[in-house]
Molecule: transfer RNA
Organism: Candidatus Kaiserbacteria bacterium
RNA sequence: GGCUCGGUGGUGAAGCGGUUAACACGCCGGUUUGCAAAACCAGUAUGCAGGGGUUCGAAUCCCCUCCGGGCCU
Numbered sequence: 001g002g003c004u005c006g007g008u009g010g011u012g013a014a015g016c017g018g019u020u021a022a023c024a025c026g027c028c029g030g031u032u033u034g035c036a037a038a039a040c041c042a043g044u045a046u047g048c049a050g051g052g053g054u055u056c057g058a059a060u061c062c063c064c065u066c067c068g069g070g071c072c073u
Stems, first nucleotide, its partner, number of pairs: 001072007010025003018056001026044002029041003049065005
């Protein structure tokens, strides 16, 4: 340099054009307990890498850029 896969809340991770972006862990509160843990209930979070384009509508499609993994030379 070329090709390819990926970037989504504090963490992991689904979602592949149409409300409210799942789920798990974590964290906060409650029930319970002598106190905890576990369990259960209810919450939590400035989450779609950045910019532009297409579309009635974009996390999702296209282009450019940035960052990370892999392959080739």